[in-house]
This is a predicted structure of a 541-nucleotide part of an RNA (large-subunit ribosomal RNA, domain I) from Sphingomonas quercus. Rfam family: Bacterial large subunit ribosomal RNA. Rfam links the family to the GO terms ribosome and structural constituent of ribosome.
Context: one part of a larger RNA
RNA sequence: GGCAUUUGGUGGAUGCCUUGGCAUGCACAGGCGAUGAAGGACGUGGCACGCUGCGAUAAGCUGCGGUGAGGUGUGAGCAACCUUUGACCCGCAGAUUUCCGAAUGGGGAAACCCACCUUCACCAAUUAAUUUCGCUACUGAGCAAUCAGUGACGGAGUUAAUUGGGGCGAGGUAUCACCGAAGUGAAUACAUAGCUUUGGUGAAGCGAACCCGGCGAACUGAAACAUCUCAGUAGCUGGAGGAAAAGACAUCAACCGAGAUUCCGUAAGUAGUGGCGAGCGAACGCGGACCAGGCCAGUGCCGACAAGUGAAUUAGCAGAACACUUUGGAAAGAGUGGCCAUAGCGGGUGACAGCCCCGUAUGCGAAAAUGAAAUUGUCGGACUUGAGUAGGGCGGGACACGUGUAAUCCUGUCUGAACAUGGGGGGACCACCCUCCAAGCCUAAAUACUCGUGCAUGACCGAUAGCGAACAAGUACCGUGAGGGAAAGGUGAAAAGCACCCCGAUGAGGGGAGUGAAACAGUACCUGAAACCGAAUGCCU
Numbered sequence: 001g002g003c004a005u006u007u008g009g010u011g012g013a014u015g016c017c018u019u020g021g022c023a024u025g026c027a028c029a030g031g032c033g034a035u036g037a038a039g040g041a042c043g044u045g046g047c048a049c050g051c052u053g054c055g056a057u058a059a060g061c062u063g064c065g066g067u068g069a070g071g072u073g074u075g076a077g078c079a080a081c082c083u084u085u086g087a088c089c090c091g092c093a094g095a096u097u098u099c100c101g102a103a104u105g106g107g108g109a110a111a112c113c114c115a116c117c118u119u120c121a122c123c124a125a126u127u128a129a130u131u132u133c134g135c136u137a138c139u140g141a142g143c144a145a146u147c148a149g150u151g152a153c154g155g156a157g158u159u160a161a162u163u164g165g166g167g168c169g170a171g172g173u174a175u176c177a178c179c180g181a182a183g184u185g186a187a188u189a190c191a192u193a194g195c196u197u198u199g200g201u202g203a204a205g206c207g208a209a210c211c212c213g214g215c216g217a218a219c220u221g222a223a224a225c226a227u228c229u230c231a232g233u234a235g236c237u238g239g240a241g242g243a244a245a246a247g248a249c250a251u252c253a254a255c256c257g258a259g260a261u262u263c264c265g266u267a268a269g270u271a272g273u274g275g276c277g278a279g280c281g282a283a284c285g286c287g288g289a290c291c292a293g294g295c296c297a298g299u300g301c302c303g304a305c306a307a308g309u310g311a312a313u314u315a316g317c318a319g320a321a322c323a324c325u326u327u328g329g330a331a332a333g334a335g336u337g338g339c340c341a342u343a344g345c346g347g348g349u350g351a352c353a354g355c356c357c358c359g360u361a362u363g364c365g366a367a368a369a370u371g372a373a374a375u376u377g378u379c380g381g382a383c384u385u386g387a388g389u390a391g392g393g394c395g396g397g398a399c400a401c402g403u404g405u406a407a408u409c410c411u412g413u414c415u416g417a418a419c420a421u422g423g424g425g426g427g428a429c430c431a432c433c434c435u436c437c438a439a440g441c442c443u444a445a446a447u448a449c450u451c452g453u454g455c456a457u458g459a460c461c462g463a464u465a466g467c468g469a470a471c472a473a474g475u476a477c478c479g480u481g482a483g484g485g486a487a488a489g490g491u492g493a494a495a496a497g498c499a500c501c502c503c504g505a506u507g508a509g510g511g512g513a514g515u516g517a518a519a520c521a522g523u524a525c526c527u528g529a530a531a532c533c534g535a536a537u538g539c540c541u
Base pairs, nucleotide, nucleotide: 001540002539003538004537005536006535007534008533009532015526016490017489020461021460022458023457024456025455026454027453028452029450030449031206032205039100040099041098042055043054044053046078047077050074051073061094062093063092064091065090066089070082071081072080105114106113107112115173116172117171118170119169122165123164124163125162126161127160128159129158130157131156132155133154134153136151137150138149139148140147141146175203176202177201178200179199180198181197182196183195184194210241211239212238213237214236215235221228225275251258252257262289263288264287265286266285272280273279293442294441295440296386301381302380303379304378305377306376307375309373312370313369314368316364317363318362322337323336324335325334326333338355339354340344346358347357348356391415392414393413394412395411396410397409398408401427422437423436424435425434426433477484478483497525500512501511502510503509
């Protein structure tokens, strides 16, 4: 030095576990905001670093309910306290709620700087009223001391009003739109527009997707590329609601008839369209989900508000039935004998518990707040059956339909009817026939989505998985910034977390002793693989 065996170190795989995720179903909710949001900064605890809570009333204050013995979050410990006169905790309502932020008095490098107006407290003076004390004048009583009443003056006090000062604090002061008032005021005489001031109401900003408009790509495909496609997609932007949009036939159909809209299945990858390439791609009809119709001068309809009734939601309450023996550190295991069940879902308890605990089935419950639904009442609204419209020319766009035989719909521009004896449509166009009545308005449900709440479920994951995040995670860290973005779970049933002794530097670490079922469970802690590094023994060199 090699090989083998054994025994250690290192390392953190594997097994087991789950506080966390993922997905689905049902129900709810679908908004918050100038009464200052979302999101933050800074504070706030006896000791207080982060998180959580809260806001100078600062891990909290008040009221009303619930509950009933402990409590002062995570988070140990010490200290100091609270609590059956009901604490802590849970629910409802209220108070407080610094500063920034739409941020809105002005500014600004967010959490800072600088203002103006009004005003309370407070101070002084004057006036008025009133209380008290002193002195004094008059009157009355009394022999007197003195007492009672009235008035003037002075001191002190209280209340109110006015004036002046005062300035901690409080309130107000942005913009725009609409409504009202006042003043002023052109072209232009009266006037009107406009301007100024002032009062009132509202808006703004945030939010995951869904919805309706406006603007609107390119990569890509066509095996290149230009029409075309990707696609009216992505993106930007306006607006709204819990849904939105659409909607009550100037619709289809085919000579039979149907009867608003929306969504699903089918029709059907059909008919079509298409450098007839790549591709794009209906409708009629049929089967379902859901069904609802109304209004424009009136017995009606629609909307808003109010009243009492009141389901449900937001804390909770009751809730059956087991003992012994045995193994063991521990019984829920095993054995024996019982019991309950509208409850043998589930979780916990020192191993596996229907009967130990929490629960579960079932039944019950609200001072307060929200409030479905129906009923009743009050108030308000719609304003004349739809003309610069239908149609036409030119240019575009939408329709599955690329200008095509191109109907239909929308309109930038130029034009431009009829008036129910009328008009539109039936895929160029004409006739006949059929069918409907545009150019006004409203309308639930079936449908779409999930930032979120509750309950339940899983041939979903189990710490390199599952959300990026089971842990001080959008943290540490990186970047000027937009932005990027981790790693990191497990002692034990219970800290019983090793008193005391020894080596050592009053270390680190270790050896005894003790705890414990176990310490090769010792906070670098369950199990503890391999790589890698030792030691011992044997053999070989």